[in-house]
């Protein structure tokens, strides 16, 4: 140089064009308990890597950029 796969909550993913982006942990706040842990309830937390285009509508679809990783050379 070339090719392909990823990027979404603090971590680990989901979500494949249209309602409010969503789970599990983890955080807080309650409950249980003598207490802890575990276990139940709530609740917080996202410019969906940037940019630009498509389109009545994009986290999703295209083009670039940047960053991980892998393969050719």
């Nucleotide at each position: 140089g070339g090719g392909g796969c990823c990027g979404u909550a603090g971590c680990u993913c989901a979500g494949c064009g249209g309602u409010u982006a969503g789970a599990g942990c983890a955080g807080u706040c309650g409950g249980c308990u003598c207490a802890u842990a575990a276990c139940c309830g709530a609740u917080u937390g996202g410019u969906c890597a940037c940019u630009g285009g498509u389109u009545c509508a994009a986290a999703u679809c295209c083009a670039g950029u940047c960053g991980g990783c892998c393969c050719c050379a």